[in-house]
RNA sequence: UGCGCGGGAGAGUUCCCGGGCCGACGAUUUCUUGAUGGUCCGGGGCGCCGAAGGGGCAACUCCUCCCACCAACCUCUCAGGCUCACGGACCGCGCA
Numbered sequence: 001u002g003c004g005c006g007g008g009a010g011a012g013u014u015c016c017c018g019g020g021c022c023g024a025c026g027a028u029u030u031c032u033u034g035a036u037g038g039u040c041c042g043g044g045g046c047g048c049c050g051a052a053g054g055g056g057c058a059a060c061u062c063c064u065c066c067c068a069c070c071a072a073c074c075u076c077u078c079a080g081g082c083u084c085a086c087g088g089a090c091c092g093c094g095c096a
Stems, first nucleotide, its partner, number of pairs: 001096007012046001014045010025034003047082003053078001054076003061068001
């Protein structure tokens, strides 16, 4: 450094729109249709989190100066994430 196993946090399952499925009620001769409940998918808005990744900065070092070098779970939130799952820095164990 890589692989396997285990552990592993945070933040709205918030609002709006569209579509599918299911339930029951009403209207209708039929076709159909009205409002409503649950659930799933997609898109958008605002709010928020930070421990994949990414960006930024210190001491030290170098230097006449300017520069350069320079880490983080510090910071920024681009990315990612905010039900579950996945992911997940880091830690432990084993193997190469």